This is a predicted structure of a 73-nucleotide RNA (transfer RNA) from a Minisyncoccota bacterium.
RNA sequence: GCCUCGGUAGCUCAGUGGUUAGAGCGGGCGUCUCAUAAGCGCCAGGUCGUGGGUUCGAAUCCCACCCGAGGCA
Numbered sequence: 001g002c003c004u005c006g007g008u009a010g011c012u013c014a015g016u017g018g019u020u021a022g023a024g025c026g027g028g029c030g031u032c033u034c035a036u037a038a039g040c041g042c043c044a045g046g047u048c049g050u051g052g053g054u055u056c057g058a059a060u061c062c063c064a065c066c067c068g069a070g071g072c073a
């Protein structure tokens, strides 16, 4: 330098054109208990890597760039 895959909540990931962007774990509060844990319920938390483009509509498609992993030279 080129090719492939990936970047979405604090962490691990799902979501591959249309509804309010979700789950598990973690965090906070409540409930339960003599108490703690577990269980159960509720809540908070997101510029979907960055910037452009296509489209009535983009996390999703296209282009460039940044970061990470692997491969080729």
Stems, first nucleotide, its partner, number of pairs: 001072007010025004018056001027043005049065005
Its Rfam family is "tRNA". Its family is annotated with triplet codon-amino acid adaptor activity in the Gene Ontology. The family's RNA type in Rfam is transfer RNA.